Transfer RNA from a Paludibacteraceae bacterium, 73 nucleotides, folded computationally. NCBI's taxonomy places the organism under Bacteria, Pseudomonadati, Bacteroidia, Bacteroidales, Paludibacteraceae. Its Rfam family is "tRNA". It is annotated as a transfer RNA. Its family is annotated with triplet codon-amino acid adaptor activity in the Gene Ontology. The coordinates come from a structure-prediction model, not an experiment, and the mean pLDDT is 81.

[in-house]
Parts: sequence; C1' cells; structure tokens
RNA sequence: CGCGGGAUGGAGAAGUAGGUAUCUCGCUACGCUCAUAACGUAGAGGUCGCAGGUUCGAUUCCUGCUCCCGCCA
Repeated sequence: CGCGGGAUGGAGAAGUAGGUAUCUCGCUACGCUCAUAACGUAGAGGUCGCAGGUUCGAUUCCUGCUCCCGCCA
C1' cells in the first nucleotide's frame, strides 16, 4: 500500500428493505427503612467519529478523511 470488521449518553451493548434512537449498569431526586443496601417511581445526560452528497426525511444509502482491531505481504 491492499482487504475485512468497528466508532451510538459516564461504561457496555441493540437498532439493515430510510420515518422525530432504545436496553442494562451507573448518576440525581423522591418513596420505602431506625439507618445503609436492596427494591419501587420519576428525571438529567447522546445533533449516532468528522466533512460532504442523495432524499420531503439518513445511525441506516453513496464519497472522502480520522482513529481502533484483525488479515496478507
């Protein structure tokens, strides 16, 4: 250089025939308790790696780039 896979809230993951992004853990508040944990309820937090393109509409399709993992030499 070439080929394949990946990048999604603080962490780990799901989300392919395009339709205003979910789950678990964590965090905050409240409830419960003498109290803590556990449990229950509610909430905050992500413009989906970056930049363009197609489209009424893109995490999803197309192009380029960055980073990570693997393969070949």